[in-house]
């Protein structure tokens, strides 16, 4: 110095409920709180997976409409794997 690793210290992130906003939804952003947790809980939807189903497709019905099913081009990086980057330095 690098990798594995994860003690200490400093610093960091934030589950959740609440409010506002965006969205069809899943979900997201921001705020004041708060602290489920996290050593990559930093970034990237590449593989798997979970969630949603607006548009589209199929079907049904009481047919200007409603309902059911399918479907990701939506969403989750705090589900797993992978890629990239990164703070500290005991054993």
């Nucleotide at each position: 110095c690098u990798c594995c690793c994860g003690a200490a210290a400093a610093g960091g992130c934030a589950c959740g409920g609440c409010g506002a906003c965006c969205g069809a939804a899943a979900g997201g952003u921001c705020g004041a709180c708060c602290a489920c947790g996290c050593a990559a809980a930093g970034u990237c939807a590449c593989g798997g997976g979970c969630c949603u189903a607006a548009a589209g497709g199929a079907g049904g019905c009481c047919u200007c409409g409603c309902c059911u099913c399918c479907c990701a081009c939506g969403a989750c990086a705090g589900c797993c794997g992978g890629a990239c980057u990164g703070c500290c330095g005991a054993a």